[in-house]
Molecule: small-subunit ribosomal RNA
Organism: uncultured Mesonia sp.
RNA sequence: AAACAACGAUGAAGAGUUUGAUCCUGGCUCAGGAUGAACGCUAGCGGCAGGCCUAACACAUGCAAGUCGAACGGUAAGGCUCCUUCGGGAGUACACGAGUGGCGCACGGGUGAGUAACGCGUAUACAAUCUACCUAUUACUGGGGUAUAGCCCGAAGAAAUUUGGAUUAAUCCCCCAUAGUAUAUAGAUAUGGCAUCAUAAUUAUAUUAAAGCUUAGGCGGUAAUAGAUGAGUAUGCGUCCCAUUAGUUAGUUGGUAAGGUAACGGCUUACCAAGGCAGCGAUGGGUAGGGGUCCUGAGAGGGAGAUCCCCCACACUGGUACUGAGACACGGACCAGACUCCUACGGGAGGCAGCAGUGAGGAAUAUUGGACAAUGGAGGCAACUCUGAUCCAGCCAUGCCGCGUGCAGGAAGACUGCCCUAUGGGUUGUAAACUGCUUUUAUACAGGAAGAAACCUCCCGACGUGUCGGGAAUUGACGGUACUGUAAGAAUAAGGAUCGGCUAACUCCGUGCCAGCAGCCGCGGUAAUACGGAGGAUCCGAGCGUUAUCCGGAAUCAUUGGGUUUAAAGGGUCUGUAGGCGGGCUGAUAAGUCAGCGGUGAAAGUCUGUCGCUUAACGAUAGAAUUGCCGUUGAUACUGUUGGUCUUGAGUCAUUAUGAAGUGGUUAGAAUGAGUAGUGUAGCGGUGAAAUGCAUAGAUAUUACUCAGAAUACCGAUUGCGAAGGCAGAUCACUAAUAAUGUACUGACGCUGAGGGACGAAAGCGUGGGGAGCGAACAGGAUUAGAUACCCUGGUAGUCCACGCAGUAAACGAUGGUCACUAGCUGUUCGAACCAAUUGAGGUUUGAGUGGCUAAGCGAAAGUGAUAAGUGACCCACCUGGGGAGUACGUUCGCAAGAAUGAAACUCAAAGGAAUUGACGGGGGCCCGCACAAGCGGUGGAGCAUGUGGUUUAAUUCGAUGAUACGCGAGGAACCUUACCAGGGCUUAAAUGUAGUCUGACGUACUUGGAAACAGGUAUUUCUUCGGACAGAUUACAAGGUGCUGCAUGGUUGUCGUCAGCUCGUGCCGUGAGGUGUCAGGUUAAGUCCUAUAACGAGCGCAACCCCUGUGGUUAGUUGCCAGCGAGUCAAGUCGGGAACUCUAGCCAGACUGCCGGUGCAAACCGUGAGGAAGGUGGGGAUGACGUCAAAUCAUCACGGCCCUUACGUCCUGGGCCACACACGUGCUACAAUGGUAGGGACAGAGAGCAGCCACUUUGCGAGAAGGAGCGAAUCUUCAAACCCUAUCACAGUUCGGAUCGGAGUCUGCAACUCGACUCCGUGAAGCUGGAAUCGCUAGUAAUCGCAUAUCAGCCAUGAUGCGGUGAAUACGUUCCCGGGCCUUGUACACACCGCCCGUCAAGCCAUGGAAGCUGGGGGUACCUGAAGUCCGUUACCGCAAGGAGCGGCCUAGGGUAAGACUGGUAACUGGGGCUAAGUCGUAACAAGGUAGCCGUACCGGAAGGUGCGGCUGGAACACCUCCUUU
Repeated sequence: AAACAACGAUGAAGAGUUUGAUCCUGGCUCAGGAUGAACGCUAGCGGCAGGCCUAACACAUGCAAGUCGAACGGUAAGGCUCCUUCGGGAGUACACGAGUGGCGCACGGGUGAGUAACGCGUAUACAAUCUACCUAUUACUGGGGUAUAGCCCGAAGAAAUUUGGAUUAAUCCCCCAUAGUAUAUAGAUAUGGCAUCAUAAUUAUAUUAAAGCUUAGGCGGUAAUAGAUGAGUAUGCGUCCCAUUAGUUAGUUGGUAAGGUAACGGCUUACCAAGGCAGCGAUGGGUAGGGGUCCUGAGAGGGAGAUCCCCCACACUGGUACUGAGACACGGACCAGACUCCUACGGGAGGCAGCAGUGAGGAAUAUUGGACAAUGGAGGCAACUCUGAUCCAGCCAUGCCGCGUGCAGGAAGACUGCCCUAUGGGUUGUAAACUGCUUUUAUACAGGAAGAAACCUCCCGACGUGUCGGGAAUUGACGGUACUGUAAGAAUAAGGAUCGGCUAACUCCGUGCCAGCAGCCGCGGUAAUACGGAGGAUCCGAGCGUUAUCCGGAAUCAUUGGGUUUAAAGGGUCUGUAGGCGGGCUGAUAAGUCAGCGGUGAAAGUCUGUCGCUUAACGAUAGAAUUGCCGUUGAUACUGUUGGUCUUGAGUCAUUAUGAAGUGGUUAGAAUGAGUAGUGUAGCGGUGAAAUGCAUAGAUAUUACUCAGAAUACCGAUUGCGAAGGCAGAUCACUAAUAAUGUACUGACGCUGAGGGACGAAAGCGUGGGGAGCGAACAGGAUUAGAUACCCUGGUAGUCCACGCAGUAAACGAUGGUCACUAGCUGUUCGAACCAAUUGAGGUUUGAGUGGCUAAGCGAAAGUGAUAAGUGACCCACCUGGGGAGUACGUUCGCAAGAAUGAAACUCAAAGGAAUUGACGGGGGCCCGCACAAGCGGUGGAGCAUGUGGUUUAAUUCGAUGAUACGCGAGGAACCUUACCAGGGCUUAAAUGUAGUCUGACGUACUUGGAAACAGGUAUUUCUUCGGACAGAUUACAAGGUGCUGCAUGGUUGUCGUCAGCUCGUGCCGUGAGGUGUCAGGUUAAGUCCUAUAACGAGCGCAACCCCUGUGGUUAGUUGCCAGCGAGUCAAGUCGGGAACUCUAGCCAGACUGCCGGUGCAAACCGUGAGGAAGGUGGGGAUGACGUCAAAUCAUCACGGCCCUUACGUCCUGGGCCACACACGUGCUACAAUGGUAGGGACAGAGAGCAGCCACUUUGCGAGAAGGAGCGAAUCUUCAAACCCUAUCACAGUUCGGAUCGGAGUCUGCAACUCGACUCCGUGAAGCUGGAAUCGCUAGUAAUCGCAUAUCAGCCAUGAUGCGGUGAAUACGUUCCCGGGCCUUGUACACACCGCCCGUCAAGCCAUGGAAGCUGGGGGUACCUGAAGUCCGUUACCGCAAGGAGCGGCCUAGGGUAAGACUGGUAACUGGGGCUAAGUCGUAACAAGGUAGCCGUACCGGAAGGUGCGGCUGGAACACCUCCUUU
């Protein structure tokens, strides 16, 4: 020289949790940073910092303030010298105990109790002040005197200490002299200022000084001025919470005078006045040292006040003064009190909130260390002494910073561990082993600082005699420390927390709502990434977590930067005080505002640059900043202040109108009730139905007259008026208001409005009236399980009037007031002007009100939208999670009821708003279904069969349980089945495979024991190509379980429901969940189709395609058929043959609203239409969308997990599943004449058959038996019955009905006792059509009749599944019951109404209010007493004097007494509140919640609650009216 810095740009993150889901509102919680921290686990080193936050609790012991012989009298100890009788003595220009005196002790160090204050901070002022030591300057330092300590001699006392006598010094004290720039008084001059005044020079009077020591160099002393330093005082501004603290103050506020002080001042006293402070918060209460700064934050703010620095206060507690320059004094004094210690009991001593240290308290905080080497302080001439200030060291991961615990290579990706889909992989993991390298740190050894400059002494030099400079020499606690070098060797060194989401990091095992976790949401009830362990991973790292506290996130107190219709939140309304805010033009001023300059804003800290410790922390230096306060000079747009002026804000006046505006009076008609009289007779009244009640003593009804009170139909309306509450027949009087118009007047007079005042529905209260109707309470009647209700009959307060109180409502538009601005359309009320007009009726413009719809905008949305919830301005009120609670206490008001104000503890993680989708409603609309109705037949009554429940039992195995279990699993339990029970056995049985060994059997027959299984005995015993095959035995490995969980599952199934629904893509709408499409108008069996349409398309469902059946054609004719031809028989398709028919079974045709008429835009519908076998889905079947019911099934089967293994496996015998006071479901048979019985006669379809169906014959009354053809089947086997004909029975428990029982049999089977079916004879029960209730069915259906089959040895079959025969009635219609679909509406439901949810009572726990009483605390008041001490007074005592003692007085700490207030603790008893899986009573609320709900008030009731009066919609539905939008 250049460049670079701070210097108003470097700075701002969110997430979880309310819901089925959404958007908001709103709280709770988390992630960050910090700390004088503590605790848990762990721990290698160093540097720099920090370290009783609690008991201002108590303290043992040591130290923390002394110094000066150069002030003094002196000499106790020591050194040195001399002498010595060795006891000691003398001297000392060595030194010095004790004492007098000087200076210091008021600094330094500690603590934060008190203090809400001029205490602190900041800025000023002192013309109202002081200041030792220090600096500068001037002047002076003369003379004299009296004491006293010490020392000496005594005395008292345990001691502390006190005391008498004699004698003595000083820089002790006193006196005299000298002095003014000092002080005081009086006077005059000049200058200045800020009022009193200040300064300068000056006159007079009065008053006060001094100290010596010495080495002779000096060091001191006195007076004065100035400076510096320190201190004192006053003032502006700032400085915590509570109003549930609203009034306070007597020296209080001011004045005069005096006293006092360094100094002003009620600082003190006397007198006088009555002031002072306070809603801009006085007084009182609570809490607290203040600041620089520190933490956090983008900032604004919020929180804190450790270490370091400044100020204050305190020193055991309280009071007091003394000394001194300075104190009312931490290591001084006196007194009082508490406590501790000593004591000879008489009396004394003490104050760690100094440094160490001890005890105690506590979660918790260090050594009874070294040194004055450095820095600083006191004294001293100095050497030096003292210094727990300070500098160092020790302890503690308490914090910040730095370093290390190795680095590189190394894959068979080793072993172990852990996991898996497990012959194999993954992970731990280059991690280890192994190889090479390095040596910070630790260890050992060696070297080794800086911090030191000096003073003093010596030498030299300068100036010129005591200062400065230079040189030499001396001084280190830390410390042999930092640092450096050398040596050896990976050698000495890693943990903590976490791993469900927030939040980085996952698996296995154990446990089984247990143990436990948890910051919030929450996890754990047998597959836990959430508990515990393990492996692995993640984060940080000599630390890591937890706890506590603060800020942040939190815009969650919002100045920056929020809100108030419905989420918390607008006062019930108006008036008005203080306050806040305020129209146009113009002048002045300069308070706010803005700019320049000056002063200050201590240092440290923060930030920036540079530098020093190896780096960093840390430190040094320079700067920036310190956003503030004060002063000064300017600017003047805006605000303020002030002067003038204006009219548009506001008001006044005039005119014209308006109205349920108010107050008081007069008056009218209808209705109701009552009274009197008449007519008249048996009921009236009331309800869902009734009853209470009234009525033959004449009601109700009706007629006439009279009386009473209350309310005013129609008009009447999103009408009008009023501040709100509110106001309604008509009329009169008075009062107020509003609007429009005006070339009128004033001239900003305005807006809002804390406190204050007035008004204020209904209910309620007081006093006095009135009382017709209505009607809390009450009574009775009903209803009901109950009914303190809803309904009914009565009925008291009250409702009405006058006067007074009360002061609240969903007092609502849930929307404070005023002003301005911002697109439109259309009603209506009251005015004005103009136009047109014969009237009626109009048109245009405009002002003020009152409605509807809508644009932009706003809003979470619903919505709002000139009457804003839009855009702005001003003022007021209010909100800050839910509950506790509008409660408690306190206060104010009130006659009371109560109103106003208005918390906390505790508890929850939500509470809430709007909208969405569902579900639901004792909400609505439309539609469908054998859903009802119209019909037919049943069930429910009887007997029996069968299933279930229950009971019983050794066992009565198990499952299915509203619809959707109950003739269901089971389509067939005597044994078996069989799973159950009793008893007896076995321990690997069966099958299969593999491997090994052994044997030649196995089996059969007989036989013993036994209930059998089983155990035992006898007899008989292979093949072979010799390899073996086969069989058996045995061993090993693979078992088995109808045990549990259908809430771990697959598969299968039921039901809603053969109902018409359920969805998707793209687009569009909405912040979003979602919506649209799928809605609307028609139509259909149908989301079937059509039209319209921000939707256009598509998928799963519907329909169709499939099967059977109904018609025809064609093809093919065997086992089927037989018309024509032939044969043949008693008869028969029996035979030849035929292919026509029936039939069989393949293919095809046919039906599509295709045609006609009508209606309709169309889709479609209607027609006794035509044609056709069939007509509008021809009939039937199969076919079951997305889903619901944790529906059913682990016992069909399969399967995860768990459980059993000489048994929960398996074998056998017997029993049971079949029991029987009872209840229910499903059926069969009946009760009879439309029938029974007897005889005769006719017609199917579909099936089944070889351990079978069985013709036919014989036989038996019969079930059957004995023989015996045919047929593995269109070939053989099978009487259909109802029906028809004839006969009989005549209404009865029968010739109905057949149960039950006795006897005799048949068949199956190893076996019919428990427990089979059938036959025959006999017996002959109940039952005469079935209560309440309930089921099925719409056509070949119901009803009725039989036949067949599966299972099966047989059969409990009256069941199930099929088949055909005969064959009806009825449907006006959709009001109602049930179920379902669509649309809409309400919702506090979403586990979705089998939902949700309220209150009493009972139990446990918790906090809290009241409360007789008990016991504390602080402060005030009054009275009594009153130490020390200052001050005042004082004749007697001391002193020459100054003065003192003593005594008295005032004040006061403390003590005592009294009453009352405030505030705590505790308490018998008592009140409500909160919380707690499964307690009691009801069901108040949410849907029209079954009486709509809610608000205020009053009464009543076990409880929710009910009722009366008034109000609100934050009520559903229906009807009507009015208005609006679109075309």